Background
Model confidence (mean pLDDT): 84 of 100. A computed fold for a 1509-nucleotide RNA from an uncultured bacterium, annotated as small-subunit ribosomal RNA.
[in-house]
RNA sequence: AGUUUGAUCCUGGCUCAGAUUGAACGCUGGCGGUAUGCUUAACACAUGCAAGUCGAACGGUAACAUAGGAAGCUUGCUUCCUGAUGACGAGUGGCGGACGGGUGAGUAACGCGUGGGAAUCUACCUUAUAGUCGGGGACAACCUGUUGAAAAGCAGGCUAAUACCGGAUGUGGUCUACGGACUAAAGCAGGGGAUCUUCGGACCUUGCGCUAUUAGAUGAGCCCGCGUUAGAUUAGCUAGUUGGUGGGGUAAAAGCUCACCAAGGCGACGAUCUAUAGCUGGUCUGAGAGGACGAUCAGCCACACUGGGACUGAGACACGGCCCAGACUCCUACGGGAGGCAGCAGUGGGGAAUAUUGGACAAUGGGCGCAAGCCUGAUCCAGCAAUACCGCGUGUGUGAAGAAGGCCUGAGGGUUGUAAAGCACUUUCAAUUGUGAAGAAAGGUAUAAGGUUAAUAACCUUGUAUUUUGACGUUAACUUUAGAAGAAGCACCGGCUAACCCUGUGCCAGCAGCCGCGGUAAUACAGGGGGUGCGAGCGUUAAUCGGAAUUACUGGGCGUAAAGCGUACGUAGGCGGAUAAAUUAGUCAGAUGUGAAAGCCCCGGGCUCAACCUGGGAACUGCAUUUGAAACUGUUUAUCUAGAGUUUGGUAGAGGCGGGUAGAAUUCCUAGUGUAGCGGUGAAAUGCGUAGAUAUCAGGAGGAACACCGAUGGCGAAGGCAGCUUUCUGGACCGAUACUGACGCUGAGGCGCGAAGGCGUGGGUAGCGAACAGGAUUAGAUACCCUGGUAGUCCACGCAGUAAACGAUGUUCACUAGGUGUGUCGGAUAUUAAAAUCUGAUGUGCCCAAGCUAACGCAUUAAGUGAACCGCCUGGGGAGUACGGUCGCAAGACUAAAACUCAAAGGAAUUGACGGGGGCCCGCACAAGCGGUGGAGCAUGUGGUUUAAUUCGACGCAACGCGAAGAACCUUACCUGGGUUUGACAUCCUGUGAACGUCUAAGAGAUUAGACAGUGCCUUCGGGAGCACAGAGACAGGUGCUGCAUGGCUGUCGUCAGCUCGUGUCGUGAGAUGUUUGGUUAAGUCCAGCAACGAGCGCAACCCUUAUCGUUAGUUGCCAGCACGUAAUGGUGGGAACUCUAGCGAGACUGCCCGGGUUAACCGGGAGGAAGGUGGGGAUGACGUCAAGUCAUCAUGGCCCUUAUGCCCCGGGCUGCACACGUGCUACAAUGGUCGGUACAAACGGAAGCGAAGCCGAGAGGUGAAGCGAAUCCUAAAAAGCCGAUCUCAGUUCGGAUUGGAGGCUGAAAUUCGCCUCCAUGAAGUUGGAAUCGCUAGUAAUCGCGGAUCAGCAUUGCCGCGGUGAAUAUGUUCCCGAGCCUUGUACACACCGCCCGUCAAGCCACCCAAGCAGGAUGCACCCGAAAACAUUAUAUCUAACCAGGGCAACUUGGAGGAAAAUGUUGAAGGAGUGUUUUGUGAGGAGGACUAAGUCGUAACAAGGUAACC
Repeated sequence: AGUUUGAUCCUGGCUCAGAUUGAACGCUGGCGGUAUGCUUAACACAUGCAAGUCGAACGGUAACAUAGGAAGCUUGCUUCCUGAUGACGAGUGGCGGACGGGUGAGUAACGCGUGGGAAUCUACCUUAUAGUCGGGGACAACCUGUUGAAAAGCAGGCUAAUACCGGAUGUGGUCUACGGACUAAAGCAGGGGAUCUUCGGACCUUGCGCUAUUAGAUGAGCCCGCGUUAGAUUAGCUAGUUGGUGGGGUAAAAGCUCACCAAGGCGACGAUCUAUAGCUGGUCUGAGAGGACGAUCAGCCACACUGGGACUGAGACACGGCCCAGACUCCUACGGGAGGCAGCAGUGGGGAAUAUUGGACAAUGGGCGCAAGCCUGAUCCAGCAAUACCGCGUGUGUGAAGAAGGCCUGAGGGUUGUAAAGCACUUUCAAUUGUGAAGAAAGGUAUAAGGUUAAUAACCUUGUAUUUUGACGUUAACUUUAGAAGAAGCACCGGCUAACCCUGUGCCAGCAGCCGCGGUAAUACAGGGGGUGCGAGCGUUAAUCGGAAUUACUGGGCGUAAAGCGUACGUAGGCGGAUAAAUUAGUCAGAUGUGAAAGCCCCGGGCUCAACCUGGGAACUGCAUUUGAAACUGUUUAUCUAGAGUUUGGUAGAGGCGGGUAGAAUUCCUAGUGUAGCGGUGAAAUGCGUAGAUAUCAGGAGGAACACCGAUGGCGAAGGCAGCUUUCUGGACCGAUACUGACGCUGAGGCGCGAAGGCGUGGGUAGCGAACAGGAUUAGAUACCCUGGUAGUCCACGCAGUAAACGAUGUUCACUAGGUGUGUCGGAUAUUAAAAUCUGAUGUGCCCAAGCUAACGCAUUAAGUGAACCGCCUGGGGAGUACGGUCGCAAGACUAAAACUCAAAGGAAUUGACGGGGGCCCGCACAAGCGGUGGAGCAUGUGGUUUAAUUCGACGCAACGCGAAGAACCUUACCUGGGUUUGACAUCCUGUGAACGUCUAAGAGAUUAGACAGUGCCUUCGGGAGCACAGAGACAGGUGCUGCAUGGCUGUCGUCAGCUCGUGUCGUGAGAUGUUUGGUUAAGUCCAGCAACGAGCGCAACCCUUAUCGUUAGUUGCCAGCACGUAAUGGUGGGAACUCUAGCGAGACUGCCCGGGUUAACCGGGAGGAAGGUGGGGAUGACGUCAAGUCAUCAUGGCCCUUAUGCCCCGGGCUGCACACGUGCUACAAUGGUCGGUACAAACGGAAGCGAAGCCGAGAGGUGAAGCGAAUCCUAAAAAGCCGAUCUCAGUUCGGAUUGGAGGCUGAAAUUCGCCUCCAUGAAGUUGGAAUCGCUAGUAAUCGCGGAUCAGCAUUGCCGCGGUGAAUAUGUUCCCGAGCCUUGUACACACCGCCCGUCAAGCCACCCAAGCAGGAUGCACCCGAAAACAUUAUAUCUAACCAGGGCAACUUGGAGGAAAAUGUUGAAGGAGUGUUUUGUGAGGAGGACUAAGUCGUAACAAGGUAACC
């Protein structure tokens, strides 16, 4: 930062941006430098190498070389001899194989880190002192024999030493009983003047060795303080265990070991057990504190196939040593043997994954050696890998015709893009030619000086000269040559997050880190163009830290979001009043030691820079020692009274336990009165009652609960406590004194109390009442309602231990404005008293300030400000569940997870919407009325069905006499068939021709063929305009799709009174205020009030029409008066009065009066007036809602068709008909029908028109033609009405459908399929079920007239016009709709909402489970290898030393040794019994998830029975 919501604030999780890696994978890949490279199987290993060296310790001579000699003999080869020389296999001996190198299995430990300590050892090295004398006997090698396949031996014989063993000496050292005792050694090499000589040498000297001791250095061993993962669903562990004494043992302290004695030791400050893990310097991250990690480098530890064991040695219980056991592999002659890559390479295996069976000892270092030197897979180098970090390059400048191509386009252009090409230039790197550092110091030889020495030898040190040593290496670097020449990709582009268009696809294919994209216009998929980011890399995945204050030490919370234990007492612990003194543990300051190096940081230096390397510094926040300070905390001592407690006098109280007792009521029983019902409900029924109920009265029984008082009242820690009285008893408060002297607060564990319900035993049972039964209700009703009714409710004694046990608020203390009630106690004032006022405490309520809070709210009874202690929380679900444990008789309680799953779950508040919530109000909404529809026939529209087609659209109100103001053809979009392809229509180009027209033929026609006729208009004479034909292509055309891509138009809520804005104010904010409130109105109309003040769109008015009057005008209209005339008529002259026409005005505004009302708005009544409170009617439709309707009026994006979905034509269809619905007409009759007579309109229309009179016809109509482009003429007759006549209640003289016949009109055409007339026919229908519609006055009802469309077609549709002309409204309870305020909400797609549970299906993980199979481990036991220790009578073997014997060879005995045997300990193994853990398991239980399954409707509104624990 994104994500919960319509929006908001908060809580809270999830996700992203950063950095990092021993990485892996995908795509791509030029060079160099520096690093790094099996994280997995401590799995198994072929092959080679990784530890040897010393001949100056030794005997020697297998091989090689040299020299000499001999033989063969081909004159340069072979063989042999000589250890003589260089050397050296094997062997004896010395030193080294305990270092170096690898790995991290084990280990939760004095293992590691850090700081200390004392009781130790230390080869080689250094220092110092002393010594190095003199003897002896063997064993390898070798030779001989012999066993075995081999490995390996066995026996006999010879021999050397710096090998081995005595003796001497004892500077020293160790032990001591202070007398003493014990205790070493080895030589080798070089040189040499005298002297000696067995000619080897002795001797001297130098060097290297050796022995004893000393001191050191280095290394190692041991002990201690502190620190060092998780789990308590691991709470007790321990017999050598803890200590002592005494033996033993070790290099050394020690139960290290043994005997005896004692009974200790460890543990909630977490022992024991289990799981995991090498530790550290450091690395990564982070502002830091922290968190995660422990590759490379460095320190320590552990391990070396697994387990055990010791030997040797200065050092090991030993990676490339030994012994034993085990597993595995190999060899084998089957008898027996061999082996250990967690060294370097390498192989197999495992795995997402990790390199060469390389070179060299040149350098650094190690071992041996006097040295040369040898060895060294340590190391230095090279190879492989973009694995990481760093650096460089892939060109630079110029270049607009803004090229071509691509992409887009509004068709103009834009963009790719100065990019390319072109021109000019450069050459890093790579390639190529040559040159060529540094890493080299040593060493050898020669020589000089010094040291040593008897010495000029020799040796050592230093110097000089000279010579030699390089794996890397075709090195680095420099240089030559050529040429832009050889060198760019990857990811992303909806938001977060930098970057946008086109095409394809069509909830498909796919994407996705989160939110989410995709259902025909996808910036989210795929491709293309363009862009953005990084760049030899770029992305993805995995992992760590960060962001995350999301475990909060720094730095969070707990009234309602997750979170205060139900409540008290109290142990440990934590914290703790005042004064004085002491001390210095904590604390603070200084000093010293240590805190390895590397790393990090700072300042320098070196590679051209950087990475990298390197010098110095700082730092390492720690630990230890020491010195000082003394305020605070601690400790100690002494004291105090303010905290706490005690004493004393009062007070209130449903505080607790037990006993006693009263009255009212219900029920039951008995008796009386009394008679047919009672009871119950929304209505009923079950039930009770003629065997006498209910009702009423009297008496009795029994149990339970205590009306009024009674209260925001009182008491109690909480649960809780209520008639009255009483025994016992706890606590609180007030007043006043004295005393104790911090005795206090909190409180993990622990221990009491703890509603209702439940359990056990025994009682009790009036009423009520789970379960159960019956009756109702209902679609069902295992419910709500009713009638009954058992447990239970009550008592006693036990158990249980939970509640929405709530103030959803832990306990204690202190502080911080007020106002107003109330309970209890005290004081003061005045007062007779009751009471009142003021005031001090202690309880309990309400309102509000500051402050706090996300808000709501809290606010001296805090959720404010602080202090102390405890408990608890860390997303939702799974789950307060499983397993384990503890408790319980059981029910169950307490403790308490995980897998899996979701991106939310949640709190408060806001705006709406909704409610079978409330209030107010309105409307033909209901009611009151009038007339209809729904029944009949017909008309018309729709659905359905049928059809080749029955073209399409419209679907609750707001589709259905709607588009359609008029389907025979046309229309026409549909169907059949026939034709046509630049097209029926538009523009452009070329050519020809006037165009047009007439006739004939074929054809259903479209069309085709032919003939005839015709030469036009303008002209600058070039041609042009128009029309037609032919041709080519651009294009036309589409009533084809999408009204869910759109414009425009329209419907609807609704002519309802609403919808908003600016500024201000309030609120963190969404928002609120204004617009609410009180009146009033048709109205958000107006008035008053008000943190609002104003304004806009709506309302109203302005407009049209109508009702009255005036005025002007007076034809085609009018005719009062005057005149003329007619059969009659404003017919004529004339008139301008009236009507009328149509212009302009007037008029109505609550203006006036009375009353009401707030002195308001306004309302009621009245006057006047043609009209009165909007006079009637119309036009006028706010913000918006319904993805409402229309692509078929029109326009239009996109898609689709292009010899067809275009166009033309004939015929058919849209009119088809078992049926259903809507809207109408006509009726059913007498308020009527029929016939005759007769009166009165308004408005409209008329030239391809209206058409008069007259004549003909029974009529439709025909004929006729006057008049009229209309106040003149015509349509035109108005009808109901009125006056008469007739019909007489009937399927009729009602009604007119249907059908037959005959005609008329329009039109090419009337069959499908028009209208009209006449004659005949004469159906249903006798007022219409449930239901439902319209209308409040010139309205309903009824009557006719006109118009549009139109050739014709409307008696019924639509739009208008006038005539006649009512009834009713008490009112707002109810139905419907709307408005305002308020309330609840889990709704916001907004109740047609949301949502719960069972069942059914799929899938996933987990739990239980008869068991089964592994791992780990405890206890007791069996067996007992190697080895160590102990013992060993007898028997066996035995060089050195001792003793005896012997001339000697030798022999006897002893000491000692070897071997063996026995015992103890003892690994592996065996078998038994437990514990624990993992896997698996028929079947079973619940859970999570999964667009459209089943059943109901539990919750959210009073959710329709308030909900919940």